A computed fold for a 368-nucleotide RNA from a Chromatiales bacterium, annotated as Bacterial RNase P class A. Its mean pLDDT, the model's own confidence on a scale to 100, is 77. Rfam family: Bacterial RNase P class A. From the family's description: Ribonuclease P (RNase P) is a ubiquitous endoribonuclease, found in archaea, bacteria and eukarya as well as chloroplasts and mitochondria. The family's RNA type in Rfam is ribozyme.

RNA sequence: GAAGUCGGCUGGACAGUCGCUGUGUGUCUUGCUUGCAAAACAUGUGGAGGAAAGUCCGGGCUCCAAAGGGCAGGGUGCCAGGUAACGCCUGGGGGGCGUGAGUCCACGGAAAGUGCCGCAGAAAACAGACCGCCGAUGGCCCGGUGUUCACACCGGCGCACAGGUAAGGGUGAAAAGGUGCGGUAAGAGCGCACCGCGCCGCUGGUAACAGCGGUGGCAGGGUAAACCCCACCCGGAGCAAGACCAAAUAGGGGAGCAUUGGCGUGGCCCGCGUUGCUCCCGGGUAGGUCGCUCGAGCGUCGCAGUGAUGCGGCGCCCAGAUGAAUGACUGUUCUCGACAGAACCCGGCUUACAGGCCGACUUCCUCU
Numbered sequence: 001g002a003a004g005u006c007g008g009c010u011g012g013a014c015a016g017u018c019g020c021u022g023u024g025u026g027u028c029u030u031g032c033u034u035g036c037a038a039a040a041c042a043u044g045u046g047g048a049g050g051a052a053a054g055u056c057c058g059g060g061c062u063c064c065a066a067a068g069g070g071c072a073g074g075g076u077g078c079c080a081g082g083u084a085a086c087g088c089c090u091g092g093g094g095g096g097c098g099u100g101a102g103u104c105c106a107c108g109g110a111a112a113g114u115g116c117c118g119c120a121g122a123a124a125a126c127a128g129a130c131c132g133c134c135g136a137u138g139g140c141c142c143g144g145u146g147u148u149c150a151c152a153c154c155g156g157c158g159c160a161c162a163g164g165u166a167a168g169g170g171u172g173a174a175a176a177g178g179u180g181c182g183g184u185a186a187g188a189g190c191g192c193a194c195c196g197c198g199c200c201g202c203u204g205g206u207a208a209c210a211g212c213g214g215u216g217g218c219a220g221g222g223u224a225a226a227c228c229c230c231a232c233c234c235g236g237a238g239c240a241a242g243a244c245c246a247a248a249u250a251g252g253g254g255a256g257c258a259u260u261g262g263c264g265u266g267g268c269c270c271g272c273g274u275u276g277c278u279c280c281c282g283g284g285u286a287g288g289u290c291g292c293u294c295g296a297g298c299g300u301c302g303c304a305g306u307g308a309u310g311c312g313g314c315g316c317c318c319a320g321a322u323g324a325a326u327g328a329c330u331g332u333u334c335u336c337g338a339c340a341g342a343a344c345c346c347g348g349c350u351u352a353c354a355g356g357c358c359g360a361c362u363u364c365c366u367c368u
Stems, first nucleotide, its partner, number of pairs: 001364010012333007020047008029038004049339001053350002056348005061238004073234005078092005093107001094105004108229002113227002115223003130169002132165003137162002139159002141156006177195006196218001197216008242290004252281006261275005297316008334337001
């Protein structure tokens, strides 16, 4: 200098004017329960994000349910740690990719059972035999010898009928492990060496796992984000949760009064029901208040730890609306500005994002 890999930060700036909204203080007015509430005015001060988003996980909080255990259903799935918890994060192991920094992986079980495996191919699972190779052995043919037939023996770069084989070809994502030597009629873990695999042991490691040694010629395809098995976890609904205050109107319950009233029942009386007035009670609607933002909080320093994170000191208060605010205009300026906007809160993940800045590291080239 070039190319690249990780991690972090930022997300136009400044000033003025006019608004919107939360809140503190002051003045003044009104109300009453006389120290509070409400209104107006003045003034001070706060006012979106790294994702506020998707609502995909986890938790707090609230109400409901609930002895305990099991079934069903759902989720997670190498090991260890972190955490309030997680499907998140950190560190490690294994595997894939990359020269490398790094990066990706639902990464338990297919030797419990069941299912499925298109096309191609002979065969896709109790393995199989299309081409090829062989044909030692048995059979057939030809020649010779034993004088002939039968039979026997010998021979054949004979046939490929029985049969042997799975090395090679071919199909496929995948076909009974790979390479080499020996061996054989041809072959084959048939034998041997090394690698791989299973089992056993030792060593290192908390563990996942790794290394070494011994042993067995060696189990029999793949698929579990197919059923399933194993281990662990999970009650339901959600701030329109939920709690409190509480009109008007209508209706409900109770007490008292009034009548021997009216109406109904009945032939009539009693009785019963209903109706009138006053007071009390409770439910509930509109409306209002709380929940609501001080919190697993933020900044900084120290300590422990490889790290995630934890502990401690000091400092700080940082939107809280409910038709729902955060805007408009003007000026100056720059590199001319992306994705996008709270609605109970928090931890994650994922997705969107113009431009700019910083740090660590890798590979290559050049020069000293």